[in-house]
Context: one part of a larger RNA
């Protein structure tokens, strides 16, 4: 590892990028002929050993031994099918041609045919040695090797037995037999296989082949011998030229990228813009009470509140249309209109041709709440004041109110960041709405067509639901939480009783708050 579990019981990183790691679609000899040998079946003969019986002989039996004959959905060396490394010595088995020479049939005839023996020639892997070369492994076979003890497990009556490697006959002289065998991961040797897998090769030819020419390095043997140069040959390497190759690029994944084309969207960022509502403030109006609340007060008001009208500013927000509806990785996104790059689905007889899949280290984005520095402050509002309530209230309730909440620029990186449910692939049922796009229909309507609004069919792609439960679940419940003891599709995290504890202590990070990584001891 084979073999665990992650909705809720401990446990899916908050979301995405991406290195190493892992793992990673298909496709090149598929068939065929012929086959030495084996094997299995049936059948029929000879030996052998046996059994019965009527005994010169018959009948029968054998896991014998040893021939023939037929058959086979049976193994099967080898060899044909474009299917073979090579070079030198050595080595001469089948078949081949020619010549002698037997026995046979045959011819008028050594005149043909068949079959022996025998000499010569040409003919090469049936295998020994020495080279030159070669695609490399991983995987499986079989052999050699792998100290003994110990495991197993073969023998033997240690009186049994756990041991031990002994022991047994005959009965003195001696004789026999043992002391096996298996197993022995990895790793390294040697042998056969060639399916799975991984890499490699011919595309700027620097390809291979045969020929010829050049350039070069090299040195064995001959040339009476000795030395020196050349030549020549043999052998490398290299280069030109030209022959000859079926000459040489697999296909184009209901994999992935890229382009194009008309779309889609509350996706992003900048400008602008528009709505009411709230406050406040200015001008008008009438008045005596407004607010508030369970009930009441704090609290406002003839200095005119409260309320009505007209206007004006200021900052936040974007109702109703808003949906089991969109977009975006995820936080998350809704006035209009304009600009700027992105996407995603679709379409497509476009194009590259494994480019991909998950992802330690590492990076980007991250609600809110906070933290610095600016701006801004309408309304709401943590602290705080005050009124009430009460046994007390540091609270819920009222009335104020400051940080803040909004904005810019910089941190912080957490959340029940939920679907409590990583990501890629494939199969596994039946439905009608929606949402983008695409093709369609003797529809319908419109301004006749291009078009556009509907209808209504098919089809890719989403958010999601209903019904059912082959199945799964401890069960709620679930088309995934199925396809799991009938247990292996790839890939990453994370979790092992309940507390102590997300504490302590070391790094690291941060302006702090804090953040990550993270025990133990005890206790139960």
């Nucleotide at each position: 590892u084979u073999g665990c579990a992650g909705u809720u019981a401990a446990a899916a990183c908050g979301c995405u990028c991406g290195u190493a790691g892992u793992u990673g679609a298909a496709c090149u000899u598929c068939g065929g002929g012929c086959g030495a040998g084996g094997g299995c079946a049936u059948u029929u003969g000879g030996u052998c050993u046996u059994g019965c019986c009527u005994c010169u002989g018959g009948c029968g039996a054998g896991u014998a031994c040893u021939g023939g004959a037929u058959g086979c959905g049976c193994c099967g060396a080898g060899u044909c099918u474009u299917u073979c490394u090579u070079u030198u010595g050595g080595g001469g088995a089948a078949a081949c041609a020619g010549g002698g020479u037997g026995c046979u049939c045959u011819u008028a005839a050594u005149u043909g045919g068949g079959u022996g023996c025998u000499c010569u020639g040409a003919g090469g892997a049936a295998c020994c040695a020495a080279g030159a070369c070669g695609a490399u492994u991983a995987c499986c076979u079989u052999g050699a090797g792998a100290a003994a003890a110990a495991c197993a497990g073969a023998g033997u009556g240690u009186u049994c037995a756990a041991a031990g490697c002994a022991a047994g006959c005959c009965g003195u002289c001696g004789c026999u037999u043992g002391a096996a065998u298996a197993c022995a991961u990895u790793a390294g040797c040697a042998u056969g296989g060639a399916a799975u897998a991984a890499u490699a090769a011919a595309a700027u030819a620097g390809g291979a082949u045969c020929u010829a020419g050049g350039u070069u390095c090299u040195a064995u043997u001959u040339u009476g011998u000795u030395g020196g140069u050349u030549u020549u040959u043999g052998g490398g390497a290299c280069c030109u030229a030209g022959u000859u190759c079926a000459u040489g690029a697999u296909g184009a994944a209901u994999a992935g990228g890229a382009a194009c084309a008309g779309u889609c969207g509350g996706g992003g960022g900048c400008a602008u813009u528009a709505g009411u509502a709230u406050u406040u403030a200015g001008a008008a109006g009438c008045u005596a009470g407004a607010g508030g609340u369970g009930a009441a007060a704090u609290u406002c008001u003839u200095g005119g509140a409260u309320u009505u009208u007209c206007u004006a500013a200021a900052g936040a927000c974007u109702a109703a249309c808003a949906a089991c509806u969109g977009c975006g990785a995820a936080a998350g996104c809704a006035u209009u209109u304009g600009c700027c790059a992105a996407g995603g689905a679709u379409g497509u007889u476009u194009u590259c041709a494994u480019u991909a899949a998950u992802c330690a280290a590492g990076g980007a984005c991250g609600a809110a709440a906070g933290u610095u520095g600016g701006g801004g402050g309408a309304g709401c509002a943590a602290a705080g004041a005050c009124g009430a309530u009460c046994a007390g209230a540091u609270a819920c309730c009222g009335u104020c109110g400051u940080a803040g909440u909004c904005u810019c620029a910089a941190c912080u990186a957490u959340a029940a960041a939920c679907g409590a449910u990583g990501c890629c692939g494939a199969c596994u049922a039946g439905g009608g709405a929606u949402c983008g796009g695409u093709g369609g229909a003797u529809g319908u309507c419109g301004u006749u067509u291009u078009c556009g609004a509907c209808u209504c069919c098919a089809u890719c792609g989403g958010c999601a639901c209903c019904u059912u439960g082959a199945g799964a679940g401890a069960a709620a419940u679930c088309a995934a939480a199925g396809u799991u003891u009938u247990u292996g599709g790839g890939u990453u995290c994370u979790g092992g009783g309940g507390g102590g504890a997300g504490u302590a202590u070391a790094g690291u990070c941060g302006c702090a708050a804090g953040a990550c990584c993270g025990a133990a001891a005890c206790u139960u």
Model confidence (mean pLDDT): 81 of 100. The part of an RNA shown here (small-subunit ribosomal RNA, central domain) has 524 nucleotides and comes from a metagenome. Its Rfam family is "Eukaryotic small subunit ribosomal RNA". Rfam links the family to the GO terms structural constituent of ribosome and ribosome. Rfam 15.1 lists 75,755 matches to the family in 2,556 species.